This is a predicted structure of a 73-nucleotide RNA (transfer RNA) from a Rhodospirillaceae bacterium.
It was read from a public genome assembly.
It matches the Rfam family "tRNA". Rfam describes the family as follows. Transfer RNA (tRNA) molecules are approximately 80 nucleotides in length.
The organism belongs to Rhodospirillaceae, within Bacteria.
RNA sequence: GGGCGCAUAGCUCAGUUGGCAGAGCGGGUGACUCUUAAUCACUAGGUCCAAGGUUCGAAUCCUUGUGCGCCCA
Numbered sequence: 001g002g003g004c005g006c007a008u009a010g011c012u013c014a015g016u017u018g019g020c021a022g023a024g025c026g027g028g029u030g031a032c033u034c035u036u037a038a039u040c041a042c043u044a045g046g047u048c049c050a051a052g053g054u055u056c057g058a059a060u061c062c063u064u065g066u067g068c069g070c071c072c073a
Base pairs, nucleotide, nucleotide: 001072002071003070004069005068006067007066010025011024012023013022019056027043028042029041030040031039049065050064051063052062053061
């Protein structure tokens, strides 16, 4: 320098054909328990990497950029 892939909650990751943003773990509160752990219930938590475009409507499609990873030179 070229090609490909990835970026979504604190962490790890889903998200179908473009149509209400989710799960597990973790956090908080409560129940239970002599206490802790475990278990159960409830709950908070999001600039969907950034900018622009298409569209009635974009996490999802298109363009450019940024960061990370892999391959080639």